[in-house]
RNA sequence: GGGGGUAUAGUUAAAUGGUAUAACGGAGGUCUCCAAAACCUUUAUUGGGAGUUCGAUUCUCUCUACCCCUG
Numbered sequence: 001g002g003g004g005g006u007a008u009a010g011u012u013a014a015a016u017g018g019u020a021u022a023a024c025g026g027a028g029g030u031c032u033c034c035a036a037a038a039c040c041u042u043u044a045u046u047g048g049g050a051g052u053u054c055g056a057u058u059c060u061c062u063c064u065a066c067c068c069c070u071g
Base pairs, nucleotide, nucleotide: 001070002069003068004067005066006065007064010024011023012022013021018054025043026042027041028040029039030038047063048062049061050060051059
């Protein structure tokens, strides 16, 4: 230089065009002599930009970061 892949909550992952979900974590509560566990409530997310579409995490282009293959 060429080709390919990944990017979603604090973390790990779902969601193949129609309300962005779960687990763990954080906060509060119930229970308990205290604590743990359990249960309830709550918190928080689509890497940046542009395009297509009535509607984009999803499709297209580009940029950025990381990983793999190849020269």